[in-house]
RNA sequence: UGGGUUGAUCGGAUGGCUGCAGCCUGCAAAUUCAGGCUGAGGAAAGUCCGUACUCCAUAGAGCACGAAACCGGGGAGAUCCCGGGACGGGGCAACCUGUCGGACAGGGCCACAGAAACAUACCGCCUGAAAAGGUAAGGGUGAAAUGGUGGUGUAAGAGACCACCGGAAACCGCAGUGAUGCGUUUGCCAGGCAACCCCUUUCGGGAGCAAGGUCAAGCAGAAGUAUAUCCAACCAGACUGCUCGUCUGUCCGGCUUUUCCGGGUACUUCAGGUAGACCGCAUAGACAGAUAGCCAUCCAGGCGGAGCAAUCCGCUGGACAGAAUACGGCUUAUAGAUCAACCCAACCA
Numbered sequence: 001u002g003g004g005u006u007g008a009u010c011g012g013a014u015g016g017c018u019g020c021a022g023c024c025u026g027c028a029a030a031u032u033c034a035g036g037c038u039g040a041g042g043a044a045a046g047u048c049c050g051u052a053c054u055c056c057a058u059a060g061a062g063c064a065c066g067a068a069a070c071c072g073g074g075g076a077g078a079u080c081c082c083g084g085g086a087c088g089g090g091g092c093a094a095c096c097u098g099u100c101g102g103a104c105a106g107g108g109c110c111a112c113a114g115a116a117a118c119a120u121a122c123c124g125c126c127u128g129a130a131a132a133g134g135u136a137a138g139g140g141u142g143a144a145a146u147g148g149u150g151g152u153g154u155a156a157g158a159g160a161c162c163a164c165c166g167g168a169a170a171c172c173g174c175a176g177u178g179a180u181g182c183g184u185u186u187g188c189c190a191g192g193c194a195a196c197c198c199c200u201u202u203c204g205g206g207a208g209c210a211a212g213g214u215c216a217a218g219c220a221g222a223a224g225u226a227u228a229u230c231c232a233a234c235c236a237g238a239c240u241g242c243u244c245g246u247c248u249g250u251c252c253g254g255c256u257u258u259u260c261c262g263g264g265u266a267c268u269u270c271a272g273g274u275a276g277a278c279c280g281c282a283u284a285g286a287c288a289g290a291u292a293g294c295c296a297u298c299c300a301g302g303c304g305g306a307g308c309a310a311u312c313c314g315c316u317g318g319a320c321a322g323a324a325u326a327c328g329g330c331u332u333a334u335a336g337a338u339c340a341a342c343c344c345a346a347c348c349a
Base pairs, nucleotide, nucleotide: 001345002344003343004342005341006340007339008338009337010336012298013297014296015295016294017293018292020039021038022037023036024035025034026033041320045331046330048329049328050327051326052325053208054207055206056205065204066203067202068201069200070084071083072082073081074080085100086099087098088097089096090095101199102198106197107196108193109192110191122139123138124135125134126133127132147165148164149163150162151161152160166189167188168186169185170184172183173182174181175180212279213278214277215276221270222269223268224267225266226265227264235249236248237247238246239245251263252262253261254260299318301316302315303314304313305312306311
């Protein structure tokens, strides 16, 4: 100098004009007007986890269903974060990345090919006259064939035995908080799938702010009071400026009258609660939803031109996106810029 890895930060600035939403002030009030203040994000998104909050359900136990599953620490918790382990994959490297209880509890499955996919022998090899038996070296199939190579051994063979390599197990030793690592011992070596059912351990009520709560018209409901024999009084209305006065009204049914009963009407009260309003609800906040548009100057960046160069001129120019109860995570989208540490290559000293 160029390329890269990881982590972090920013993701246009200032001013003017015109608007939008909420709140405050002014005028008696107001949805008008005037002034003032405040007004999106790192993801506000997906709604994938978890929590707060609210309502409903809830003796206890079991079953069913679902979730989690290497280790340590953090965290309210989580399909969360940090560090570590084992087995893999990518990169020269920094580094990135996948998987994680159990397949001797049991069932099931393993296409095609192949004799056989879990107790299997087709060709082959050996014994034998044959029948039959022994065998798993070699061939062949397959993603996978009963550890691999070499030797001993044998009728032929075989971890049957031996050496080395690979794996497994152990109530062994050392190191580590631990997963685990290293060593030692044991011939222990007959596969895979648990994202098929299943088994083990741990955990788990449901719905969601359209949750839910407060106040509460009208209609309907319940209770109470009033409701003419006549006159008067009372009550309501009309006439009149007012008083006096005058006129009108004071329901229906149970044969009639009084009482009473039922209905109607008027008034009062009550309960639940609809419309509606408010709370929940926030230093943005609400009503399907404001947070914007234009102009000027400047700043990254890009393109073109001039110049030996520093630099100058012109054009262009800032992504993804957007609150709706709140918060903690995860995932996804994101032009471009900056910083730190580290890696690789080339050159110079």